[in-house]
Context: one part of a larger RNA
């Protein structure tokens, strides 16, 4: 000097991003236990009080009752919850980034949409074959939600799907007009010009499937959910009217929000003092209903705000031990 592991006047979170670390509780038995709730929880809530050892009586019991006894100190050493109110998210127990991330993220029982009659769908594989499944629609897939409560609005214009068959368009393949060439023959003095059948090539009309076009369904498919202007006898607001768009203009709940830019919105609370927290407002840049809305009791090594307890976290740093490292011998 550094490090570990203790203690430690007075105060006790002033410490810091933040009580991180450390402290505090702590076994076992008696007494007591609150909102709120899915009536099981909550709950070991929360908050008290007790524990040694003799002797007497007592019990099934070293059970319990009375009386004494000692120490500061009886669960004597050591192992062994900190509690409380509020929100926020996620129903829960579980799962995860082997080696910076455990969580609100995944999953989940529940819920819904789809598809699948069976040699099933779907999936592996050139195949043969196999999973599905030695199951058969209360079953198997696939997709969103994500317990439970209360609920789930309007929009099918556009993309998808699903269903139609009148009309248009549409492939090869049928069809097989016609048109060139060839080329016996005939005509012409001649370059030449015409040419049956045959043969090669081109190939119209017309026939023709799915498909799109087209008409319907369908958003717990993919996705969408409006603008300007007047108007009520202070003022201010507009229940009302107009009036342009659209497929329809955002409903019920909830709202400065894990969403609010402006924003340290504006009010209350809480604190002497509060950019965060709680509660309201509604002016929602840019919430909204299974890419689910809102609520919710239990749960969480979750995230946020206070609070009581506690303390070397600090004010402010001491000191004691062991250890290293330097010095001296």
């Nucleotide at each position: 000097u550094u490090g570990c592991u203790g203690u430690u006047a007075a105060g006790g979170a002033a410490c810091u991003a933040g009580g991180c670390a450390a402290a505090u509780u702590g076994a076992c038995c008696c007494c007591g236990u609150a909102a709120c709730u899915u009536a099981g929880g909550g709950a070991u809530a929360a908050g008290g009080g007790g524990u040694g050892c003799c002797a007497u009586c007592u019990u099934u019991a070293u059970u319990g009752a009375u009386g004494g006894c000692c120490g500061c100190a009886g669960a004597g050493a050591a192992u062994a919850g900190g509690c409380u109110c509020a929100a926020g998210c996620a129903a829960c127990u579980g799962u995860u980034u082997a080696g910076c991330a455990a969580a609100a993220a995944c999953a989940c029982a529940g819920g819904u949409c789809u598809c699948u009659g069976c040699u099933a769908a779907a999936g592996c594989g050139u195949a043969a074959g196999c999973u599905g499944a030695u199951g058969u629609a209360u079953a198997g897939g696939g997709g969103c939600u994500g317990a439970c409560g209360c609920c789930u609005g309007c929009c099918c214009g556009g993309u998808g799907c699903u269903g139609g068959a009148a009309g248009g368009u549409u492939a090869a393949g049928g069809g097989g007009a016609a048109u060139a060439c060839u080329a016996a023959g005939c005509c012409g003095u001649a370059u030449g010009g015409c040419g049956a059948a045959g043969g090669u090539a081109u190939g119209a009309a017309c026939u023709u499937a799915a498909g799109c076009c087209c008409c319907a369904g369908u958003a717990a498919a993919c996705g969408g959910c409006g603008g300007c202007c007047g108007u009520a006898a202070c003022u201010a607001u507009a229940a009302c009217g107009g009036u342009c768009c659209u497929a329809a203009g955002g409903u019920a709940g909830c709202g400065a929000a894990a969403u609010u830019c402006c924003u340290u919105g504006u009010c209350g609370g809480g604190u002497a003092a509060g950019u965060u927290c709680c509660g309201a407002c509604c002016c929602g840049c840019a919430c909204g209903a299974a890419u689910g809305g809102c609520g919710u009791a239990a749960u969480g090594a979750u995230u946020u705000g206070a609070g009581c307890a506690c303390u070397g976290u600090c004010u402010c740093a001491a000191c004691a031990g062991c250890a290293a490292a330097u010095c001296c011998g």